Source information
The RNA shown here (transfer RNA) has 72 nucleotides and comes from Arcos sp. KU 149. Rfam family: tRNA. Rfam classes the family as a transfer RNA. The same sequence occurs in records of 2 taxa. RNAcentral holds the sequence, with entries from ENA.
RNA sequence: GUAUUAGUAGCUCAGUCUCAGAGCGUUGGCCUUGUAAGCCAAAUGUCGAAGGUUAGACUCCUUCCUAAUGCU
Numbered sequence: 001g002u003a004u005u006a007g008u009a010g011c012u013c014a015g016u017c018u019c020a021g022a023g024c025g026u027u028g029g030c031c032u033u034g035u036a037a038g039c040c041a042a043a044u045g046u047c048g049a050a051g052g053u054u055a056g057a058c059u060c061c062u063u064c065c066u067a068a069u070g071c072u
Stems, first nucleotide, its partner, number of pairs: 001071007010024004018055001026042005048064005
């Protein structure tokens, strides 16, 4: 230099155009003599950035950024 893959909650990830979600974690409450476990509830996100297509974009297209791998 070039090709491919990945980027979504604090962490690990799902989401193949039509309401942004799960598990773990955090906080509060219940339970307990107390802790753990269990139960209930809550807080959570510029979906890497910009632009475009569309009635509508995490999703499709273009460019860029970051990381990994292959080739050179």

The coordinates come from a structure-prediction model, not an experiment, and the mean pLDDT is 81.